């Protein structure tokens, strides 16, 4: 210098002007005005896990059902998260990836191709032996060494052996069991023994172990209007009949309105009114609400995740939802031009995104940088 790996970090800066939402102080009866100070993120997102908090349910324990998790050890309030290991896979390497318990409890599945996709072992072609036969061939038996199919076909190579073959025998490799050794463990190593055994799939059912009450700030609590409706008390008014549940219903009458008046008829209103008090709900307001498994720095324990101690700091709490816009200068980056070069000039120009009760994670989106450590290669000394 080139290519790459891992971890961390920034997410344009300053000033002026015009706005928006809370807070504090002053003024004002109030509306509001003036001044000061504060005002999004690393993901505020997806709402996928785990908790705090709140209400509801619940005597304890167990079993069953359902859902989830699944190597070992540690961290944590907890986790499906994180750290450190182990095993397997990928990469020359730094390093990365893995739902990584059980396939000898049982059931199921294994496309296409192929004779056959699985138990007590498979014969399509080929090879070998026998029988029949007109030489071609047919039938019976043996054979998993060769061919063919497939992701996968019953250990591999070689020698011996055989009618041809075969762990049938032997050597090496592989495989299974495994005394013992190391390690907290997962696991690793492995004397020795065994001719070698029933392929794969459990993000198929299932088995085993462990975990799990439900709903969510629109949780929940408090205050409480108009109107309508409910209850109580008091005052006034209150014709007849019938019924019963004894203060209501039904019918008639009376009264008032609808024609200028009267009568009749018809239709409608009225079958209580007023005052005071009580309680429930709605609109609305207040609260929950931001001081918390909190942040920063230093020291100490630990490989690390993380834990402990001390000091300092307070950092949005809005709520149909504020956190914005314009201009100037500067800074990365990019493009063009000038220049041998150092450099200079002009233009352009900063992503993803937007708190809504609060935390710990995961996942997803993200222009362009910066820092640290490490790996491979090239060049120079």
């Nucleotide at each position: 210098c080139c290519a790459g790996a891992u971890g961390g970090u920034c997410a344009g800066g300053u000033g002026a002007c015009c706005g928006c939402u809370g807070c504090c102080a002053g003024c004002g009866c109030a509306a509001g005005c003036u001044g000061g100070g504060a005002g999004a993120g690393g993901a505020a997102a997806g709402u996928c896990c785990g908790g705090g908090c709140u209400c509801c349910a619940c005597g304890g324990a167990a079993a069953c059902a359902c859902g989830g998790u699944g190597c070992c050890g540690g961290g944590u309030a907890a986790c499906g998260c994180c750290c450190g290991g182990c095993g397997g896979g990928g990469g020359c390497a730094a390093c990365c990836c893995c739902a990584g318990g059980g396939a000898a409890a049982g059931u199921g599945c294994c496309a296409c191709a192929g004779a056959g996709a699985g138990c007590u072992g498979a014969a399509c072609c080929g090879c070998c032996g026998g029988u029949u036969u007109u030489a071609g061939a047919a039938c019976c038996g043996g054979u998993a060494a060769g061919g063919g199919u497939g992701a996968a076909a019953a250990g591999g190579u070689g020698c011996g052996g055989u009618a041809a073959g075969a762990g049938c025998g032997c050597a090496c490799c592989g495989c299974g069991c495994g005394a013992c050794u190391g390690g907290c463990a997962a696991c690793a190593g492995g004397a020795g023994c065994g001719g070698c055994a029933g392929g794969g799939c459990a993000a198929a059912c299932c088995c085993c172990a462990c975990c799990g009450g439900g709903a969510g700030c629109a949780a929940g609590g408090c205050c409480a209007a108009a109107u309508a409706g409910g209850g109580g008390c008091g005052g006034c008014a209150c014709g007849c009949a019938g019924g019963c549940u004894u203060g209501c219903c039904u019918g008639c009458a009376a009264u008032c309105g609808c024609c200028g008046u009267u009568u009749u008829c018809g239709c409608g209103a009225c079958c209580g009114c007023c005052g005071c008090c009580c309680g429930g709900g709605u609109c609305g307001g207040c609260u929950g609400c931001u001081u918390g498994a909190g942040g920063u720095g230093c020291c100490g324990g630990g490989c690390a995740a993380u834990c402990g101690g001390c000091a300092c700091c307070c950092u949005a709490g809005a709520g149909g939802a504020a956190u914005g816009g314009u201009c100037a200068c500067c800074c990365a980056g990019c493009g063009c031009c000038c220049g041998c070069a150092a450099g200079g000039g002009c233009g352009u120009g900063g992503a993803c995104a937007g708190a809504a009760c609060c935390c710990g994670g995961c996942u997803u989106a993200c222009a362009g940088g910066c820092c640290a450590u490490c790996u491979g290669g090239c060049u120079a000394u």
This is a predicted structure of a 381-nucleotide RNA (Bacterial RNase P class A) from Rhodospirillaceae bacterium LM-1. It matches the Rfam family "Bacterial RNase P class A". The family's RNA type in Rfam is ribozyme. The coordinates come from a structure-prediction model, not an experiment, and the mean pLDDT is 76. It was read from a public genome assembly, where an Rfam model found it.